[in-house]
RNA sequence: GAUAGAGGUCGCGGUGAGCAACAGUACGCAGACGAGAACGGGCAAGGGAGUCUGAUCUGCGGAAAGGGCGGACCGCCGAAGGAGCCGGCUUCCCGAUGCCGGUGCCUGGGACGUCACAGAAUAUGUGGCGGACUGUCGCUGCAGAAGAUGCAUGCGGAGCGCUGUC
Repeated sequence: GAUAGAGGUCGCGGUGAGCAACAGUACGCAGACGAGAACGGGCAAGGGAGUCUGAUCUGCGGAAAGGGCGGACCGCCGAAGGAGCCGGCUUCCCGAUGCCGGUGCCUGGGACGUCACAGAAUAUGUGGCGGACUGUCGCUGCAGAAGAUGCAUGCGGAGCGCUGUC
């Protein structure tokens, strides 16, 4: 340098269908009634302008997206993910915590607890912190004739790592 692999029974990511929830919400129709814009709502987070509309209650009907679930299939083992910073885009204007791109930095892995944010949510995701668990390598000590190897509430490091073969 090439090639092939391992960690985990919740390894990482993706896909269409189904399911729960979103929600009896938004919305449509009918009726009652208030108001006549100073108030409420819509017009892509929020704000401004402009414009449209009416709130509220009753009855009938009644969604969807993002996110999630279990298994199936696909690609894989920096798999993948992310804070920050920079630039750009987003209705007529401003403008993001939204979207796109760049940058180099961080993270071996999953779970649990806690704080914050997002979210309809107790689901879930992201980030910070914490103590354990687990895989790997190194060191120390003990066992082992040496070695292979095993043990330790051992210590320490990180995937630009580790193992096998050429």